[in-house]
Context: one part of a larger RNA
Molecule: large-subunit ribosomal RNA, domain VI
Organism: Rubrivirga marina
RNA sequence: CGUUGGAGAAUUGAGUGGAUCUGUCUUUAGUACGAGAGGACCGAGACGGACUGACCUCUAGUGUACCAGUUGUGUCGCCAGAUGCAUUGCUGGGUAGCUACGUCGGGAAGGGAUAAGCGCUGAAAGCAUCUAAGCACGAAGCCCACCACGAGAUGAGUUCUCCCUUGUAGGUCGUUCGAGAUGAGGACGUUGAUAGGCUGCAGGUGUACGCAUGGCAACAUGUUUAGCCGAGCAGUACUAAUUACCUACUAGAGC
Numbered sequence: 001c002g003u004u005g006g007a008g009a010a011u012u013g014a015g016u017g018g019a020u021c022u023g024u025c026u027u028u029a030g031u032a033c034g035a036g037a038g039g040a041c042c043g044a045g046a047c048g049g050a051c052u053g054a055c056c057u058c059u060a061g062u063g064u065a066c067c068a069g070u071u072g073u074g075u076c077g078c079c080a081g082a083u084g085c086a087u088u089g090c091u092g093g094g095u096a097g098c099u100a101c102g103u104c105g106g107g108a109a110g111g112g113a114u115a116a117g118c119g120c121u122g123a124a125a126g127c128a129u130c131u132a133a134g135c136a137c138g139a140a141g142c143c144c145a146c147c148a149c150g151a152g153a154u155g156a157g158u159u160c161u162c163c164c165u166u167g168u169a170g171g172u173c174g175u176u177c178g179a180g181a182u183g184a185g186g187a188c189g190u191u192g193a194u195a196g197g198c199u200g201c202a203g204g205u206g207u208a209c210g211c212a213u214g215g216c217a218a219c220a221u222g223u224u225u226a227g228c229c230g231a232g233c234a235g236u237a238c239u240a241a242u243u244a245c246c247u248a249c250u251a252g253a254g255c
Stems, first nucleotide, its partner, number of pairs: 001152001005163007015149004021049007033038001051106005059100004066093005071086006110144003117137001119135002164252001167249006173189005194240003197236005203229003210223005
C1' cells in the first nucleotide's frame, strides 16, 4: 500500500515446512517344523541407542554487580577497621538467568488408494486362465492422521464486538519485560504494584564490627545459626510513570 468505512478480537484452512529411525531381552515356546542338530511365524511385555522438542525440581557448569579467607603494596595521621591496585590479585563457595553431562516428552494407534506379489469368479478359446467385464487382499513407500506456520489464498475468506461530531482506535511520551541489535512484541501509566526504594520471606556465605573474658603473645571463647547479601517470591505508593500532543475514521455513491 492492498484487501472498498474504520477499529479490536476469534477463527476456517488453500498451501508450506517438520517428524517418519532402530536394537536387545523376556514370554508365547524349546511349542509348530525337523531323524537329529537346530529352531520359528503371529501375538504380548520390558529395557535401550541415535535423533529431536521443552524445561531448570534434582545432578552438574557458569555466575568479573553476592559472601568469606588470604599475599604484596598504596591511601584514609597512627592502632584498630576499611578501601584502591596487582588477570575478578589469588583461593573456597554461590542466588537468579543461561546451559547439559540433568529432567520430562516425541516418532503411538488407525483409515484410504496402491507397487511387486497372492487370489475369487470368469470368458474370448465348451478346457485352462488373477483379467478381457467384475471382485477381494497386499509395503518402512503415497494420501490422510501427528506437530508448527498459514487469507498478499490479489480467489485477499468467515464470525463476534465497538464507533460515527465527540467519540472509537492507534501512535508520540514515560515506567519497563521471561520481548529485544534498531524497529517490532508484551505489561503498566495515579481509577496505578510498571520499575526502583523500603519491609518481610526464600536463598547464598558462614558466626561481622565493637566490647567483655582467658592468654606474655599468636589467638581462643562469649555476645552470635551472627553480620553482610545481584538478578528470586510477596507486601507496601516512599520515588518515577505529570500535564499533554499527533494521526486515521466519522454512515461508507453511481456508472